[in-house]
RNA sequence: UUAGAGUUUGAUCCUGGCUCAGAUUGAACGCUGGCGGCAGGCCUAACACAUGCAAGUCGAACGGGGUCAUUGUUGUAGCAAUACAGCGAUGACUUAGUGGCGGACGGGUGAGUAACACGUAGGUAACCUACCUUUGAGGGGGGGACAACCCCGAGAAAUCGGGGCUAAUACCGCAUAAGACCAUGAACUGGGAUGUUUGUGGUAAAAGCCCCGCACUUAUUUGAUUGAAGGAAAAAGUGAAUGAUAUCUUCCUUUGAUUUAGUAAGUGCGGGGCCCUUGAGGAUGGGCCUGCGGCCUAUCAGGUAGUUGGUGGGGUAAUGGCCCACCAAGCCUAAGACGGGUAGCCGGGCUGAGAGGUCGGACGGCCACACUGGGACUGAGACACGGCCCAGACUCCUACGGGAGGCAGCAGUGGGGAAUCUUGCGCAAUGGGGGAAACCCUGACGCAGCGACGCCGCGUGGAGGAUGAAAGUCUUCGGGUUGUAAACUCCUUUUCUUAGGGAAAAUGAUGAUGGUACCUAAGGAAUAAGCCACGGCUAACUCUGUGCCAGCAGCCGCGGUAAGACAGAGGUGGCGAGCGUUGUUCGGAAUUACUGGGCUUAAAGGGCGAGUAGGCGGUGGAGCAAGUCUGAGGUGGAAUCCUAUGGCUUAACCAUAGAACUGCCUUGGAUACUGUUUCACUUGAGUCAGUGAAGGGAGGGCGGAAUUCCCGGUGUAGCGGUGAAAUGCGUAGAUAUCGGGAGGAAGGCCAGUAGCGAAGGCGGCCCUCUGGCGCUGAACUGACGCUGAGGCGCGAAAGCGUGGGGAGCAAACAGGAUUAGAUACCCUGGUAGUCCACGCCCUAAACGGUGGGCAUUAGGUGUAGGGUCCGUAAGGGUUCUGUGCCGAAGGGAAACCAUUAAAUGCCCCGCCUGGGGAGUACGGCCGCAAGGUUGAAACUCAAAGGAAUUGACGGGGGCCCGCACAAGCGGUGGAGCAUGUGGUUUAAUUCGACGCUACGCGAAGAACCUUACCUGGGCUUGACAUGUUAGUGGUAAGAGCCCGAAAGGGUGAUGAUCCCGACGAAAGUCGGGAAGCUAACACAGGUGCUGCAUGGCUGUCGUCAGCUCGUGCCGUGAGGUGUUGGGUUAAGUCCCGCAACGAGCGCAACCCUUAUCCUCUGUUGCCCCGCACUAAGCUGUCAAUGAUGGAAAACUAUUUUUUUAUCCUGACAAUUUAGUGCGGGGCUCUCUGAGGAAACUGCCAGCGACAAGCUGGAGGAAGGUGGGGAUGACGUCAAGUCAUCAUGGCCCUUAUGUCCAGGGCGACACACGUGCUACAAUGGCAGCUACAGAGGGUAGCAAUGCCGCGAGGUGGAGCAAAUCCCUAAAAGCUGUCUCAGUUGGGAUCGGAGUCUGCAACUCGACUCCGUGAACGCGGAAUCGCUAGUAAUCGUGGAUCAGCCAUGCCACGGUGAAUACGUUCCCGGGCCUUGUACACACCGCCCGUCACACCACGAAAGCCUGUUGUACCCGAAACUGGUGAGCCAACCCGCAAGGGAGGCAGCCAUCUAAGGUAUGGCCGGUGAUUGGGGUGAAGUCGUAACAAGGUAACC
Repeated sequence: UUAGAGUUUGAUCCUGGCUCAGAUUGAACGCUGGCGGCAGGCCUAACACAUGCAAGUCGAACGGGGUCAUUGUUGUAGCAAUACAGCGAUGACUUAGUGGCGGACGGGUGAGUAACACGUAGGUAACCUACCUUUGAGGGGGGGACAACCCCGAGAAAUCGGGGCUAAUACCGCAUAAGACCAUGAACUGGGAUGUUUGUGGUAAAAGCCCCGCACUUAUUUGAUUGAAGGAAAAAGUGAAUGAUAUCUUCCUUUGAUUUAGUAAGUGCGGGGCCCUUGAGGAUGGGCCUGCGGCCUAUCAGGUAGUUGGUGGGGUAAUGGCCCACCAAGCCUAAGACGGGUAGCCGGGCUGAGAGGUCGGACGGCCACACUGGGACUGAGACACGGCCCAGACUCCUACGGGAGGCAGCAGUGGGGAAUCUUGCGCAAUGGGGGAAACCCUGACGCAGCGACGCCGCGUGGAGGAUGAAAGUCUUCGGGUUGUAAACUCCUUUUCUUAGGGAAAAUGAUGAUGGUACCUAAGGAAUAAGCCACGGCUAACUCUGUGCCAGCAGCCGCGGUAAGACAGAGGUGGCGAGCGUUGUUCGGAAUUACUGGGCUUAAAGGGCGAGUAGGCGGUGGAGCAAGUCUGAGGUGGAAUCCUAUGGCUUAACCAUAGAACUGCCUUGGAUACUGUUUCACUUGAGUCAGUGAAGGGAGGGCGGAAUUCCCGGUGUAGCGGUGAAAUGCGUAGAUAUCGGGAGGAAGGCCAGUAGCGAAGGCGGCCCUCUGGCGCUGAACUGACGCUGAGGCGCGAAAGCGUGGGGAGCAAACAGGAUUAGAUACCCUGGUAGUCCACGCCCUAAACGGUGGGCAUUAGGUGUAGGGUCCGUAAGGGUUCUGUGCCGAAGGGAAACCAUUAAAUGCCCCGCCUGGGGAGUACGGCCGCAAGGUUGAAACUCAAAGGAAUUGACGGGGGCCCGCACAAGCGGUGGAGCAUGUGGUUUAAUUCGACGCUACGCGAAGAACCUUACCUGGGCUUGACAUGUUAGUGGUAAGAGCCCGAAAGGGUGAUGAUCCCGACGAAAGUCGGGAAGCUAACACAGGUGCUGCAUGGCUGUCGUCAGCUCGUGCCGUGAGGUGUUGGGUUAAGUCCCGCAACGAGCGCAACCCUUAUCCUCUGUUGCCCCGCACUAAGCUGUCAAUGAUGGAAAACUAUUUUUUUAUCCUGACAAUUUAGUGCGGGGCUCUCUGAGGAAACUGCCAGCGACAAGCUGGAGGAAGGUGGGGAUGACGUCAAGUCAUCAUGGCCCUUAUGUCCAGGGCGACACACGUGCUACAAUGGCAGCUACAGAGGGUAGCAAUGCCGCGAGGUGGAGCAAAUCCCUAAAAGCUGUCUCAGUUGGGAUCGGAGUCUGCAACUCGACUCCGUGAACGCGGAAUCGCUAGUAAUCGUGGAUCAGCCAUGCCACGGUGAAUACGUUCCCGGGCCUUGUACACACCGCCCGUCACACCACGAAAGCCUGUUGUACCCGAAACUGGUGAGCCAACCCGCAAGGGAGGCAGCCAUCUAAGGUAUGGCCGGUGAUUGGGGUGAAGUCGUAACAAGGUAACC
């Protein structure tokens, strides 16, 4: 002591990236800001710096100077006192110079540096160390200079030159030498002598200063005593004494004598301190060397000539190519040399569970640097931050000749920058330098100042206080909330202000901080709260404004009129003197995976092999002890972290102690494992022997079928090709067919998830050469093995080179089609190529998308090869090897894998780390080229992706339905009209409905009204509701009159009602109230907007058979199962089966109606009888005319006549039927309307599975749902409706409300939908005539009658209805018309009317007369209908005064045709399949082009930087040489001079900077150019996703 979340999807699991929550900070920015403590504060320009300060000190090393004091002496002036000057002496202070020590520490910075720079552990047999310390030995005696100073000179200055004098602890000889050093011997230790010891010879030292004591000398001072001479003692005051006036006395000057004490200097002796010299130790501090450790890059692979080593020198404190001469040719490197980039390193800081990652500011250690580059000098120490010389750049001064400078010290300035402080105080403390010390110096340091920069602490008040005040805000209007919050009452005083006291820090003195901390008193809630957030992650919600705008945003994402996401407000949450934002690092991220990941399909196995380095490696024994384990020792600095204790009031902070520092080194031990050496072994591996199979490879030869071509024969008009065609071939004879020949390529059947090979790949037969493999045996070797970076070889197809070959096929190309186009798919041709040889290329979806090896882990079943056992054989058992399928455990995200692993382990290699950009660019390597290989970044997105799920979809599949098609019948689309819609028009043509599912729809009735629209005229608490207040009896109401189109505005005779109280006999009066009215205020009102805020209702898929649930089971999950399957059905209807078992909403049934029967019912219904009337039929008779047929005759030969039959017409008789009326009887029938029955695949046969059920049949009025209706599952379409109604929000309020008049909704070039009427003879017209059902009727239906041609009028019997009325047509019969724009059609127009209604002009219907349009059956296309249906005929009703109704809803009459069938069209259901779709194919999506922006590549060049090579030039300095010029010390010399030694100068090596030439690399820029990315609505096509319409892809 390990936390997760959001985001890919319709949903799921996984992969995977992005993002967030945490901590952190030398921070910055925004808003805000009370106090204190402790820390920290230029991260950028190692940019440039004004000014001041930051390293001096020592006079006890030295000679001078200055000032002051004391004093001696001389001179001048003065009568003198004295003054001045000169020359001295002493002391104090001071200090330019000589000299010493220190300026190598302290302080700053991090540029450089990838290095022994740092860390750690060692080494130094290769070293140094001033001051300090211990100890030993010494400090004797001489000499010559140089500064200062003086003189002269140069210069603007800085400064310098010359001459002269001088001191020392400065410098130089000499003496001395314990020891040191040098030379040369010896011994010892040791692995090794350069170490130690030692013999001999030689060499080298030094400096003095201060203090004290004694003695002497000199100089001088002072005291005492005393002699002499002179002078003075004003006043006041003071002390003593005493009387009175002078003395005593005192002082001063000069001078003499005696004596005491002292001072200074010198000399001598002695002592002490400091200092110096020379050794040996110590301590401290360093130098050098070594092992190990810690960055990126291989798109840096080879580097290196002082390079690697040796010998000998030089140099250094010291080793060493550190340097030099010579010799050798080495040395480093894949365990990453060399190059490039970046970087000071560490203790440690941050983060993290840890392992890690990141950082190195502050503090501490080390290193490096000091304007840039180079160099040395001095010194113990430097190649020296505040030293020197040179070069360069820059700045400053200048008299232009020359000079000066170096803040990366402390402050500070400019600049840069997002950004980082005072030109403060003090040396009081700590520390440092110098000094004997006092002391001086110290921007180290101690403090203070500034800034919330961080950490820590404190405060901004506490308690009470409900009418839950006001105000704000929200509201469902009730209230909620801010909120005990405030006010108010009581209290406190941390902080603050004022005043007083006042530290520690210091053992004696000394305190900048600082009158600070702290303490006390007084005063007074007084002086003190903000910031961010509130969609999810993530704690916290409402209102208003805005309206894809303005804006927000960390990710997902908000905003297009109800935004919890913008802005404001209220409220809330979080933190709090801070809070947010931005940046950084770690975490989360197991998202680089050591701890701790992966690679079949998500990113990822190398195309394959043999093999090098490397890694890993069988069994037994022995040795060693490197790894490993363990004991001990050393070290691991301090600080930090942790623990404990303690100190500041607490904390932060600080102190003390402990622990820790996981490390390294040394050493003792252990030996299982690894390692190493060695001895053995046989099981791994290999060899051998026997045997076997095979499309393994290479070369050569041979053969047949087919295509094509050539020759010849037969033969004739086509062939060929396609979806259909055409191009093409063919009468010059094709195709077809027969025979012969040529040539090339490929190998039918066998043939098999069969064989072989490492992979690519390999297929006729034979021969030669050759590789590998299996099985069996167990003779041989004895771990010889596995893997394998780099390198090497092989490597389909296409492609390239050279030369052949070329039958067929076939890129390119040509033509023909297709098409909107068709640079394609299809067709006809056709060249490279395909084939062979040789040489390249080196890539593939080179795939099992699965690297190789070994071992372990259930089985079953095929197949290939071998062995063995049984069997005569067939065959079977067993075993090894290969190759398939299915499956257990296990694994996996799942799909799936599963002894041929994707299981379980081990070993080795390759590879991955979001998508795009991109396998691209640049660079390298390879290639003839094409290209291959290695392989980024900028920029951009929040995903991209895998598997599976549910849907939807498919020009996927299967099964099945439906008037879906087909088969039929009738229509629409053409005409005219009606009606609706669009459009247009208009003042308005109100509004809504828009594929199916808007368009004879809302509207089951627009002349006014309706009405919502327009124009004009009015009203304003309103046409309507409720409430409050006030007024009102001549009030409310209101005839009449005036204006007006009306609404309305005026005027106004008359004139009330009700309730209560009081008075009154009553009438009535008075007061109050109700109602009404007037006025005012709340409010009314809105067919104004939003159907995308809603309720309700409705349409549609669809009366389609579906849609779900509970429990169980399966699956990680979404989900599945059930509901799928086999049958069956109209049906998820039923049966069977089944990990399902049940259930619900739907289906069906129950309901209504209709068809049959029964019972009941009996008027107004029905039946029967009689009479009367009417009509029709039949029969018979008669009459007459006409028609048709037959026969006969005449005749002009086609007519006439006669006769007969039939038909028609009329009359009469009888009869039948029907109707009507009257009367009588009845309820059988019809019917009415109540209740029952009946139909259930119940029965039979067959089929089926013995089921469900189907087919047929019987019976039945009806038969398999009998017909029809009502009934509409879960849901879909943001479907429709705010204009039925309701309703949130918004909007209007003398108008968007309301009233009125008129107009409009009826417009009319057009377009569409739905209908009506037609185009005619199955018809029109005329006449005659028959038969329904269902409805409606009192503001109504209306009969008979009469009038009118008619609409209708008149009139009013009957009927609130089985009673009365509205009330049939087609059909039927007869006649006529005769195929035509008509006797079809009935639009249009003229005239005349009727009816409704205030009112028919805009704008009603109907009637009559007249008029008489289009239209002759309708293009593409399209609609309805399966039986009492279509078609056709009329009837009724709602609405309604009337009606634009041909509409709608109902009713009956007459009454068909067709369905083979399910291929196709449309719609639907189930199962299955594919999917890149899920807004769901009206989906998704690709590429060019055009436009805008962005980053990148190429590019003639141009420009920095860096680095290499060659050469030139070459400052200063060191070193070497020379040194004829110059020179004090030492030596020689009497001297002159010489020597030794040195200096200047010159020469040389080396070399910074610079230059010339030429390369490499990084970078910048660049006309133009290339692709890439991004960008709501651009263009062209439609490549991909479905069989994506030519399967896709490499």